A computed fold for a 164-nucleotide RNA from uncultured Angelakisella sp., annotated as Lysine riboswitch aptamer. NCBI's taxonomy places the organism under Bacteria, Bacillati, Bacillota, Oscillospiraceae, Angelakisella.
[in-house]
RNA sequence: UGGUAGAGGUCGCGGGAUCCAUCAGUAUUCCCUCCACACGGCGCGGGGCGCCGGGGGGAAGAAAGGGGCCCCCGCCGAAGCAGGACCGUCCCCCCGAGGGCGCUCCCGCUGGGACGCAGCAGAAUAUGCUGCGGACUGUCACAGAUAUUGUGGAGAGCUAUCAU
Numbered sequence: 001u002g003g004u005a006g007a008g009g010u011c012g013c014g015g016g017a018u019c020c021a022u023c024a025g026u027a028u029u030c031c032c033u034c035c036a037c038a039c040g041g042c043g044c045g046g047g048g049c050g051c052c053g054g055g056g057g058g059a060a061g062a063a064a065g066g067g068g069c070c071c072c073c074g075c076c077g078a079a080g081c082a083g084g085a086c087c088g089u090c091c092c093c094c095c096g097a098g099g100g101c102g103c104u105c106c107c108g109c110u111g112g113g114a115c116g117c118a119g120c121a122g123a124a125u126a127u128g129c130u131g132c133g134g135a136c137u138g139u140c141a142c143a144g145a146u147a148u149u150g151u152g153g154a155g156a157g158c159u160a161u162c163a164u
Base pairs, nucleotide, nucleotide: 001163002162003161004160005159006158009076012075013074014073015072016071019068020067028060029059030058031057032056033055034054035053040052041051042050043049044096045095046094047093048092079110080109081108083106084105085104087102088101089100090099091098111137112136115133116132117131118130119129120128121127139153140152141151142150143149
């Protein structure tokens, strides 16, 4: 220098399927009634095209995303996040603008999980992400009274092993 194999954790990381709760008595449909209305209103701007709105009461009544247990699969930069680029797709059609989602690539940050606070997303007190905080934990270095110690660093690391 390169290859191979491993470890951290009993909330290690991610993906998938069944089931379950939530979403929600919400969206939506029908009936009754009141108001508004076609010279009006709605769909981001223009053109086109399309559809008609709101309140109250009654009946019926979802789904997606997100989540949980167990199981299966792949793994230990596992994976996640910020920014950027190309392409595809969705938001009624075209142009313009904007946004969402997905694949790949570039670059930067994060060793790990939990807890607390703040922010964002979300229907949500679930959950996810980010930042901060003090502990815990694994790893290496240094110091050391050689420890149930202290300080510091980062995974492009660490351990083992093979080759040069």